[in-house]
Molecule: transfer RNA
Organism: Candidatus Methanoliparum sp. LAM-1
RNA sequence: GGACGCGUGGCCCAGAGGAUAAGGCGACGGCCUCCUAAGCCGUAGAUCGGGGGUUCGAAUCCCCCCGCGCCCG
Numbered sequence: 001g002g003a004c005g006c007g008u009g010g011c012c013c014a015g016a017g018g019a020u021a022a023g024g025c026g027a028c029g030g031c032c033u034c035c036u037a038a039g040c041c042g043u044a045g046a047u048c049g050g051g052g053g054u055u056c057g058a059a060u061c062c063c064c065c066c067g068c069g070c071c072c073g
Base pairs, nucleotide, nucleotide: 001072002071004069005068006067007066010025011024012023018056027043028042029041030040031039049065050064051063052062053061
C1' cells in the first nucleotide's frame, strides 16, 4: 500500500429500514437470612466510533475519515 471483518450502557453481546435499542455480567435498592452467600423482585445506565449522503423514516443502506483484529504484498 491492497483485501476482509469489527466498533452498540462499566464489561460481554443481540439487532439486518418503522421496537419504549433485547439479554447476560456488574452497580444500586428491596425481599429472604442471626449475618453473608445463593435465590427472588425492582431501579439507573447506550441518541449505536466521527462526519456527510440516501429515505417520509437509518444502529441497520452508501461515501469519507478514525480505531482495533486478521490476511496479502